A computed fold for a 328-nucleotide RNA from a Burkholderiales bacterium, annotated as Bacterial RNase P class A. It is recorded under the gene name rnpB. It matches the Rfam family "Bacterial RNase P class A". By type it is a ribozyme. Rfam links the family to the GO terms tRNA processing, dimeric ribonuclease P complex and ribonuclease P activity. Rfam describes the family as follows. Ribonuclease P (RNase P) is a ubiquitous endoribonuclease, found in archaea, bacteria and eukarya as well as chloroplasts and mitochondria. NCBI's taxonomy places the organism under Bacteria, Pseudomonadati, Pseudomonadota, Betaproteobacteria, Burkholderiales. The sequence is in RNAcentral, with records from ENA. The prediction has a mean pLDDT of 79.
RNA sequence: GGAGUCGGCCUGGCAGCCGCCGGCCGCGCAAGCGGCGGGAGGAAAGUCCGGGCUCCGCAGAGCGGGAUGCAGGGUAAUUCCCUGGCACGGCGACGUGACGAACAGGGCCACAGAGACGAGUCCCGGAGGUCUUCCUUCGGGGGUGAAACGCGGCAACCUCCAUCCGGAGCAACACCAAAUAGGCAAGCGACUGAGGUCGGCUCGACCGAGCUUGCGGGUAGGUGGCUAGAGCCUGCGGGUAACCGCAGGCCCAGAGGAAUGGCUGCCGGCCCCGGCGGGUUCGCCCGCCCGGGGUGCACAGAACCCGGCUUAUGGGCCGGCUCCCGUU
Numbered sequence: 001g002g003a004g005u006c007g008g009c010c011u012g013g014c015a016g017c018c019g020c021c022g023g024c025c026g027c028g029c030a031a032g033c034g035g036c037g038g039g040a041g042g043a044a045a046g047u048c049c050g051g052g053c054u055c056c057g058c059a060g061a062g063c064g065g066g067a068u069g070c071a072g073g074g075u076a077a078u079u080c081c082c083u084g085g086c087a088c089g090g091c092g093a094c095g096u097g098a099c100g101a102a103c104a105g106g107g108c109c110a111c112a113g114a115g116a117c118g119a120g121u122c123c124c125g126g127a128g129g130u131c132u133u134c135c136u137u138c139g140g141g142g143g144u145g146a147a148a149c150g151c152g153g154c155a156a157c158c159u160c161c162a163u164c165c166g167g168a169g170c171a172a173c174a175c176c177a178a179a180u181a182g183g184c185a186a187g188c189g190a191c192u193g194a195g196g197u198c199g200g201c202u203c204g205a206c207c208g209a210g211c212u213u214g215c216g217g218g219u220a221g222g223u224g225g226c227u228a229g230a231g232c233c234u235g236c237g238g239g240u241a242a243c244c245g246c247a248g249g250c251c252c253a254g255a256g257g258a259a260u261g262g263c264u265g266c267c268g269g270c271c272c273c274g275g276c277g278g279g280u281u282c283g284c285c286c287g288c289c290c291g292g293g294g295u296g297c298a299c300a301g302a303a304c305c306c307g308g309c310u311u312a313u314g315g316g317c318c319g320g321c322u323c324c325c326g327u328u
Stems, first nucleotide, its partner, number of pairs: 001324011012267007020039002023036005041299001045310002048308005053169004065165005070084005085099001086097004100160002105158002107154003117150001122141008173224004183215006195207004231250008268297001269295006275288005
């Protein structure tokens, strides 16, 4: 210098203006106003595993069903992660692996081949029989094929063995609580007329069998759950590692038909054209502290929370290791 492999990190920056959703403080009877501070991700996604939390269920045992499957470790837990073994791929760093059992049983083994575990026999030889050709038995060989009689291979085929496994999910669940209808209780009333309509009152007219109050359930609606947590950062220590312990510091969305946005400027990316320099297999490629133009600029958007896995993704930074070539 080139090629490769593994791991970690970032996700445009700054400023101005106008907004949106929470928190705290102040003023205000209130509506609201003002100030300070906060406001998406590495995957917030898929909802595939595991757990917290909530409600329901549950004497015990069995059947059935499902999941997992080398050893040890990590963890709240896992099908996840780490280390090691083995197998396979790679020169290597490294990667991949459902990696228990095929004398418990069943099933399957494409094509080719006589034959795929059942039946049998392509060729040769030996022995025997009812003796050339047929049958029985033993031994050997050729060919096909991934595998040819060897207790063959396949269990992400059934199965067996071992271990584990209640159900539903924040639209869980708890609380407050209109109108209407219905339930229960009490009171008043049914021609000696409660009550209603005629805009307020009285009279009057008309209708008239129900009316009023209380209680409880429940709906709309509202509140909690709801964000301080298996939390984050730094340092030290233990461990090969996953991870764990200690100390110090920090508070980091909490909306809910659902806020986290819009516009502008400068810088930075990316793309195109030109110029310059270098290389070239003459197709083009690389670089630039040169110019011009274009582009808001990867994948994507919290919804109870957390740990994993998987999937999507443009660009950039850093580090370990391996192989090859060259120079000293």